Transfer RNA from a Candidatus Aenigmatarchaeota archaeon, 72 nucleotides, folded computationally. The source organism's lineage runs through Archaea, Nanobdellati and Candidatus Aenigmatarchaeota.
RNA sequence: GGGCCGAUAGUCUAACGGUUAGGACAUCACCCUGACGCGGUGAAGAUCCCGGUUCAAUUCCGGGUCGGCCCA
Numbered sequence: 001g002g003g004c005c006g007a008u009a010g011u012c013u014a015a016c017g018g019u020u021a022g023g024a025c026a027u028c029a030c031c032c033u034g035a036c037g038c039g040g041u042g043a044a045g046a047u048c049c050c051g052g053u054u055c056a057a058u059u060c061c062g063g064g065u066c067g068g069c070c071c072a
C1' cells in the first nucleotide's frame, strides 16, 4: 500500500428500513433479613465520526477514525 471483517450503556450481547433501541451482569433506590448475602420491585445508563439515499437509517451507500485477520 491492497483486500476482508468489526465498532450499540461500565462490560457482554440482540435488533425484516418503521413501537419508547431489547436482554444479561454491574450500579443506585426501596422491600426482605437481627445484619450481610441471596431473593423481589423499580430507576438511570448506549447506536464511533461526517455526508448521502429514503416519508423514515442502529440497519442501505460513500468517505474518515480505531481494532482484528490476510496479502504484498
Base pairs, nucleotide, nucleotide: 001071002070003069004068005067006066007065010025011024012023013022018055027043028042029041030040031039048064049063050062051061052060
Source information:
The prediction has a mean pLDDT of 82. The sequence is in RNAcentral, with records from ENA. Rfam family: tRNA. The family's RNA type in Rfam is transfer RNA.